[in-house]
RNA sequence: GAUAAAGGCAAACCUGUUGUGAAGCAGGGACGCAAAGCUGUGAGUCUCGUCGCCAAUUCAAUUUGACCGGCUUCGAGAUAGUCUAGUUGCCGAA
Repeated sequence: GAUAAAGGCAAACCUGUUGUGAAGCAGGGACGCAAAGCUGUGAGUCUCGUCGCCAAUUCAAUUUGACCGGCUUCGAGAUAGUCUAGUUGCCGAA
């Protein structure tokens, strides 16, 4: 980073499967990608648990049952096709 060449990857969705979950893996499938290769440095977002606080005080029934949200702290995890960082790599026109 090119209306180039050789290639590569594979979003959503569907099927199967793993997980409490976010999500991962395999197959199909292509929205797109000059690193949409690898790692997981610092963040962002998400999930689970946790300390505390706020909200709600309802509904049905008359035995009781149903519903049960949000914010923050801390910890663990997920993503990285959210950004950044590290690292490896194809081509070589302007």